[in-house]
Molecule: SAM riboswitch aptamer (S box leader)
Organism: Halobacillus yeomjeoni
């Protein structure tokens, strides 16, 4: 890179460096010289993995395996505007409109994209 799988309304900032863009793309709405984006330093949050350790249960050589459940933010990542900012694609249910073919708007669910972990190539 890719494919497979789980989660995406929860949470969490400041100081420096430097100067214009930035939220993935696309429309919108937004953040941004009261310094954004990113790079460094702190801090901090608790998603996934793992974790000494606990705990239950079973099994047997009886102090060890086995499986299930918990675990300090210790460790691998992640993250710290705004639900993954909204919306896109399909049906579906309400309402408004119609020149009857549509059309618009709301609101739920699903899908695709996407971020992120884990696991495989």
């Nucleotide at each position: 890179u890719u494919c497979u799988u789980a989660u995406c309304c929860a949470g969490a900032g400041a100081g420096g460096u430097g100067g214009a863009g930035g939220g993935a793309c696309u429309g919108g709405c937004c953040c941004u010289u009261u310094g954004a984006u990113a790079c460094c330093u702190c801090g901090g949050c608790a998603g996934c993995g793992g974790g000494a350790c606990u705990g239950a249960u079973g099994a047997u050589u009886c102090a060890u395996c086995a499986u299930c459940a918990g675990a300090a933010a210790c460790u691998g990542u992640g993250c710290c505007a705004a639900u993954u900012c909204c919306a896109g694609c399909a049906g579906g249910u309400g309402c408004u409109u119609u020149u009857c073919g549509g059309a618009g708007c709301a609101c739920a669910u699903g899908a695709a994209a996407g971020a992120u972990g884990a696991g495989a190539a």